[in-house]
C1' cells in the first nucleotide's frame, strides 16, 4: 500500500427488509429476607433539564418521509496479502 471483519449505555451484547435505539445478562445503588452475612427476591440505573422536553450507535458528510442499518471520506481495533 491492497483486501476482509469489527467500533452501540459502566461491561458483554441485541436491534429481522431502513420504521419505538439499547431487549437480555453482568455490574452498581437502594430495599426485602437474616442475629449478621452470603445466596435469593423487588425497584431503579446513558447524558442534559425542576419539569415539559431535548440528546446519544467511533468522527464528519450524503441519500431518504425516516439511517445503528445504505453510500462517501477519515480515525481506531483485529486478521490476511504484498
Nucleotide at each position: 500500500g491492497c483486501c476482509c471483519g469489527g467500533g452501540u449505555g459502566g461491561u458483554g451484547a441485541a436491534a429481522u427488509u431502513g420504521g419505538u435505539a439499547a431487549a437480555c445478562a453482568c455490574g452498581u445503588a437502594c430495599g426485602a429476607c437474616u442475629c449478621a452475612a452470603a445466596a435469593u427476591c423487588g425497584u431503579a440505573u446513558g447524558c442534559c433539564g425542576c419539569a415539559a422536553g431535548g440528546u446519544u450507535u467511533g468522527a464528519g458528510a450524503g441519500u431518504u418521509c425516516g439511517a445503528g442499518u445504505c453510500u462517501c471520506u477519515c480515525c481506531c481495533c483485529g486478521g490476511g496479502c504484498a